[in-house]
RNA sequence: GGGCAUGUGGUGGAAUUGGUAUACACGUACGCUUCAGGUGCGUAUGCCGCAAGGCUUGGAGGUUCGAGUCCUCUCAUGCCCA
Numbered sequence: 001g002g003g004c005a006u007g008u009g010g011u012g013g014a015a016u017u018g019g020u021a022u023a024c025a026c027g028u029a030c031g032c033u034u035c036a037g038g039u040g041c042g043u044a045u046g047c048c049g050c051a052a053g054g055c056u057u058g059g060a061g062g063u064u065c066g067a068g069u070c071c072u073c074u075c076a077u078g079c080c081c082a
Stems, first nucleotide, its partner, number of pairs: 001081007010026003019065001027045006046055003058074005
């Protein structure tokens, strides 16, 4: 230099054909249970905001009524070729 794959909340990950982004699990916070701890159970848990609402799929742009998904550029990591 060329080719391919991957990138989504605090973590692992799902989202089939473009149609509710964060299902599910873990973790965390609070509570119940216990003499206490663990286990188990309940509620909450992306970000901003008092709320209404807005924003968010590595970054930027495009197509579309609608994009995590399609197109272009770009960044990072890994593999292959030279």
The RNA shown here (transfer RNA) has 82 nucleotides and comes from a Candidatus Kaiserbacteria bacterium.
Rfam family: tRNA.